[in-house]
C1' cells in the first nucleotide's frame, strides 16, 4: 500500500440577526408585551417482537388459535443478548443456523429412470434346457425358454452404508478388517455433547418453511387506554320488552362459568364537537469501585435533560476545530524508502424529525481511529 475481519466512537463548536413551541419572572388597558432560561436521534423510521402503565374478574376452566423449538445463563420480559455444543462456510482473522420428532398417523417426491417405497431389474453377470451355426470334435457363439444375482453400467437431488479381502456358478454384511451407523456400559461435562470400550451385521430413502405430534409460553383491548370538569343523548310525544319465571349489559372467537343488574330497545323531534390530568424522576443518564469469561448484577457519588396536539425545535451570516484531496511551498528528523509539523488552494458533511414510556430486532446512511488476518513493495 492492497484485500478482508471484528467490536467501537462521532454525528461539529462559538457568536450575531429574524422567527417557532413549552417553562419561570415582571408589567398590563386582560387583548397582550418585555426579560431570562430550555428545546430530537443513532436510528426519533418500519410498527416486527417483548414489557411497563390503563380499563375490563389484580384474568377463571375447556376448545379453537398464535408464537417459540440444541444446552446453560442474563433480563421486568422477549422471537433479544451472552457463553458453550453440533453442523456448515473461509487459506486465515472470523462468520452463518429453516439445530425437537420421519419405529403415532396422513400426505407429497417434478423430469429422467426398470424401479421414488409393502422397493425394483433396462443393460448386465451366472446356471440349466432347446434350436441353429462354426469347429482343430475338447468346445465356442447367436437366438428362445426356465431360473439365480444385485457386484458393474445407466437415470436421478435422492436407489437397501463406504472401501478392501475372503467366498461363490455368478453374487450378496453371506463372512472378516477398517470407517460410518444403532444400542449398551464407563469416564469427562450442570447440560447440549464428547471420548473410550463392548456389542448388533445394519435396523429399510427423503420432506415436518406439508398436515401433524411433543414440550414451553400467550386473557382481551389499547394513551383515540383511562380519569375529572363543562356541554350533552337532559327534558317532550308514541310504541314494544322486562323487574327473581331476570329485560339488558360486562368478562374472548366459541362453550362453560363468573359478575353487574332495573331498566332497556325502536320511531318522531332536538343537540355537543371545549378544557385539564394521564405526560416526562425513569427497568433514567454519567463516573468510580467490586463480582462475573461475558450478557449483566451490586454498591457509592453525581446530574435533571423536549413535551407539541395538524403537531415547535427553523432560516441566514461571520469566525473556527476536526476530516479528506492537491501543491516543482517551508521547516525538522532519518544513510535511505519516507515520516512529522506548518503554509497555501480546494472539497465533503449523509440518513433522517419525538407524539404515553422503556428494552430489542430490522431497515436507511456519512466520517474516523484502534485491534486482528492475509498478500505485496521498499528501506
Nucleotide at each position: 500500500g492492497c484485500a478482508g475481519c471484528c467490536g467501537c466512537u462521532c454525528a461539529g463548536g462559538c457568536g450575531a440577526u429574524c422567527g417557532c413551541u413549552g417553562g419561570g419572572c415582571u408589567c398590563u388597558u386582560c387583548g397582550g408585551a418585555g426579560c431570562c432560561g430550555a428545546g430530537a436521534g443513532g436510528a426519533a423510521a418500519g410498527u416486527c417482537c417483548g414489557g411497563g402503565c390503563u380499563c375490563c374478574a389484580u384474568a377463571g376452566g375447556g376448545c379453537a388459535g398464535g408464537a417459540u423449538g440444541c444446552c446453560g445463563g442474563g433480563u421486568a420480559a422477549c422471537g433479544c443478548c451472552c457463553g458453550g455444543u453440533g453442523a456448515g462456510g473461509g487459506a486465515a482473522a472470523c462468520c452463518u443456523c429453516g439445530a425437537g420428532g420421519a419405529a403415532a398417523g396422513u400426505g407429497c417426491c417434478a423430469c429422467a429412470g426398470a424401479a421414488a417405497a409393502u422397493a425394483g431389474a433396462c443393460c448386465g453377470c451366472c446356471c440349466g434346457a432347446g434350436c441353429c451355426g462354426c469347429c482343430u470334435c475338447g468346445g465356442c457363439g447367436c437366438c428362445u425358454c426356465g431360473g439365480g444375482c444385485a457386484a458393474g453400467g445407466g437415470u436421478g437431488a435422492a436407489a437397501a452404508g463406504g472401501c478392501g479381502g475372503a467366498g461363490u456358478a455368478a453374487g450378496a454384511g453371506c463372512c472378516c478388517a477398517c470407517c460410518g451407523c444403532g444400542c449398551a456400559a464407563u469416564c469427562g461435562g450442570u447440560a447440549a455433547c464428547g471420548a473410550u470400550u463392548g456389542u448388533g451385521g445394519c435396523a429399510a430413502g427423503g420432506c415436518a418453511a406439508a398436515c401433524c405430534c411433543c414440550a414451553u409460553c400467550c386473557g382481551g383491548a389499547g394513551c383515540a387506554a383511562g380519569g375529572c370538569c363543562a356541554c350533552g343523548u337532559a327534558g317532550a310525544g308514541g310504541g314494544g320488552c322486562g323487574u327473581u319465571c331476570g329485560a339488558g349489559g360486562g368478562c374472548u372467537g366459541c362453550c362453560c362459568g363468573c359478575c353487574c343488574g332495573a331498566g332497556c330497545c325502536c320511531c318522531u323531534g332536538g343537540g355537543u364537537a371545549g378544557g385539564c390530568c394521564g405526560c416526562a424522576a425513569g427497568a433514567g443518564g454519567c463516573g468510580c469501585u467490586c463480582g462475573g469469561c461475558g450478557a449483566c448484577g451490586a454498591g457509592c457519588g453525581u446530574c435533571c435533560u423536549a413535551g407539541a396536539g395538524g403537531a415547535a425545535u427553523g432560516a441566514c451570516c461571520g469566525c473556527u476545530g476536526g476530516c479528506c484531496c492537491g501543491c516543482g511551498c517551508g521547516a525538522a528528523g532519518g544513510c535511505g524508502a519516507c515520516u512529522u509539523c506548518g503554509g497555501c488552494g480546494g472539497g465533503a458533511g449523509a440518513c433522517a424529525g419525538a407524539a404515553c414510556c422503556c428494552g430489542g430486532c430490522u431497515u436507511a446512511a456519512g466520517a474516523g481511529a484502534c485491534g486482528c488476518u492475509g498478500c505485496g513493495a521498499c528501506c

RNAcentral holds the sequence, with entries from ENA.
This is a predicted structure of a 379-nucleotide RNA (Bacterial RNase P class A) from a Polyangiaceae bacterium.
Rfam family: Bacterial RNase P class A. From the family's description: Ribonuclease P (RNase P) is a ubiquitous endoribonuclease, found in archaea, bacteria and eukarya as well as chloroplasts and mitochondria. The family's RNA type in Rfam is ribozyme.
The organism belongs to Polyangiaceae, within Bacteria.